[in-house]
Context: one part of a larger RNA
RNA sequence: UGACGGGGGCCCGCACAAGCGGUGGAGCAUGUGGUUUAAUUCGAAGCAACGCGCAGAACCUUACCAGCCCUUGACAUGGGGAUCGCGGUCUCAGAGAUGAGACUUUCAGUUCGGCUGGAUCCCGCACAGGUGCUGCAUGGCUGUCGUCAGCUCGUGUCGUGAGAUGUUGGGUUAAGUCCCGCAACGAGCGCAACCCUCGCCCUUAGUUGCCAGCAUUGAGUUGGGCACUCUAGGGGAACUGCCGAUGACAAGUCGGAGGAAGGUGGGGAUGACGUCAAGUCCUCAUGGCCCUUACGGGCUGGGCUACACACGUGCUACAAUGGCAUCUACAAUGGGCAGCCACACGGCGACGUGGAGCUAAUCUCCAAAAGAUGUCUCAGUUCGGAUCGUACUCUGCAACUCGAGUGCGUGAAGUCGGAAUCGCUAGUAAUCGUGGAUCAGCAUGCCACGGUGAAUACGUUCCCGGGCCUUGUACA
Numbered sequence: 001u002g003a004c005g006g007g008g009g010c011c012c013g014c015a016c017a018a019g020c021g022g023u024g025g026a027g028c029a030u031g032u033g034g035u036u037u038a039a040u041u042c043g044a045a046g047c048a049a050c051g052c053g054c055a056g057a058a059c060c061u062u063a064c065c066a067g068c069c070c071u072u073g074a075c076a077u078g079g080g081g082a083u084c085g086c087g088g089u090c091u092c093a094g095a096g097a098u099g100a101g102a103c104u105u106u107c108a109g110u111u112c113g114g115c116u117g118g119a120u121c122c123c124g125c126a127c128a129g130g131u132g133c134u135g136c137a138u139g140g141c142u143g144u145c146g147u148c149a150g151c152u153c154g155u156g157u158c159g160u161g162a163g164a165u166g167u168u169g170g171g172u173u174a175a176g177u178c179c180c181g182c183a184a185c186g187a188g189c190g191c192a193a194c195c196c197u198c199g200c201c202c203u204u205a206g207u208u209g210c211c212a213g214c215a216u217u218g219a220g221u222u223g224g225g226c227a228c229u230c231u232a233g234g235g236g237a238a239c240u241g242c243c244g245a246u247g248a249c250a251a252g253u254c255g256g257a258g259g260a261a262g263g264u265g266g267g268g269a270u271g272a273c274g275u276c277a278a279g280u281c282c283u284c285a286u287g288g289c290c291c292u293u294a295c296g297g298g299c300u301g302g303g304c305u306a307c308a309c310a311c312g313u314g315c316u317a318c319a320a321u322g323g324c325a326u327c328u329a330c331a332a333u334g335g336g337c338a339g340c341c342a343c344a345c346g347g348c349g350a351c352g353u354g355g356a357g358c359u360a361a362u363c364u365c366c367a368a369a370a371g372a373u374g375u376c377u378c379a380g381u382u383c384g385g386a387u388c389g390u391a392c393u394c395u396g397c398a399a400c401u402c403g404a405g406u407g408c409g410u411g412a413a414g415u416c417g418g419a420a421u422c423g424c425u426a427g428u429a430a431u432c433g434u435g436g437a438u439c440a441g442c443a444u445g446c447c448a449c450g451g452u453g454a455a456u457a458c459g460u461u462c463c464c465g466g467g468c469c470u471u472g473u474a475c476a
Stems, first nucleotide, its partner, number of pairs: 001476002003473003007470007015460002019424005026316008034307002042053002064302007073127001077126002079123006087104007107117003129291002132289003138285002140280003143276001145274001150189006156165003169180003195268004200236007209226003214223002239262001242256005318417001322376006334365003339358002343354004383414001388409007430452007
């Protein structure tokens, strides 16, 4: 100087408390451990691994296993030789890779010389190739403490020196934020602001959007209009600016006015010096090591989907604030041509058959909870839907291992969950649907969107994490 303390002081955070809803019990989904297996590829491991890499394993993916094949190789560059196209179609053998054969087509320039370019094949050698090892050799990227308020430097001063001072102190703040004081005076990286978005207003513009008044229609449908809504460009607006109180005449704090918004207005992006030899050699790049008829390459099939069990994360429930039936409103974000699919018809339905429009503010995907009426009357039930049987639908070369969906039948556990434990402070939690990426198909996951919409916070003694000062130390 740090680090640590079941030392002290001050302060903060959904850290506790106050509340609301969960997890832990059940069934299922998913990840992991374990076990099994020819293989169940590999990585991730307290917080910060475990719906994580995987924004989607039937083949492919695929790295694993078995079998069948290849060896200058699936891919790149260089040398020599041969051919002149490459390619396409078909037949046979085969699980296919591949092998054998048939047909078709006949590169460009040209000094007409295989001369030049290009392509294919063959040969041998340099080499290719490796998701093989080392993340404790590395780059890059990322997690974490933590959006915590810290981390440093120059000069000066103090100290023999390591170092100190500044950065401590008194106030204050979300903040090393600002004020005052002070052997310090300044400065840098962070904080804040500048950026994006939501909330108010003005303005520009008016189609595909909108409709106040006029006409018109089944309908903003058409004429007309651009007021309004909206869209998307520009601007304004908030600064403790004003008033009062308080404070040290300060910084600030409290209350008030006006205002769409008030003291950081809400949300996002933004992550200092560093820590964990944290994670990643399987994104990529890369040193070293290793393999080279194999640890490389191709293919078929299997596996990653196994199942006495254990854990994490979720979904659905256990019902009446509910289930079922009928009727009936109101969104936003986004997506769409190998696509979205109106509408009509067929089917109980998944869906099928026709078929209009739309490369989309034009057409289309397109709501549910809520509301109204009826019924069920507390039951393992008209709750719950696992499981199984059966008949189908769709995607796809192909749904046996191993897809999703539909109808009918079946109708398990489960009556609110031990110890323990998680999230959340407002348009939040809870609850209800919707969209998108990936994707042929497959979503309870992920990322977004809107609808309905709470309760509670006395307070900081305690638990956890963190910041500053101080103290002890046989620690560095």